[in-house]
Molecule: transfer RNA
Organism: Candidatus Sumerlaeia bacterium
RNA sequence: GGGUGAUUAGCUCAGCUGGUUAGAGCGCUGCGUUCACAUCGCAGAGGUCACUGGUUCGAGUCCAGUAUCACCCA
Numbered sequence: 001g002g003g004u005g006a007u008u009a010g011c012u013c014a015g016c017u018g019g020u021u022a023g024a025g026c027g028c029u030g031c032g033u034u035c036a037c038a039u040c041g042c043a044g045a046g047g048u049c050a051c052u053g054g055u056u057c058g059a060g061u062c063c064a065g066u067a068u069c070a071c072c073c074a
Base pairs, nucleotide, nucleotide: 001073002072003071004070005069006068007067010026011025012024013023019057028044029043030042031041032040050066051065052064053063054062
């Protein structure tokens, strides 16, 4: 230098063929249970969906560019 893939909650990841409210597990906070801790149950907080622009009535999803990471080729 060329190519491929990934980027969504603190972490690991879903999200199908673009459609009405963006989710799970773990973690965190509170309450209950316990002498206490753990476990368990209930409730809750936490997201500009990497960034910029475009297409569309409508974008996490499609297109272009940028950035970062991983791998392959030279």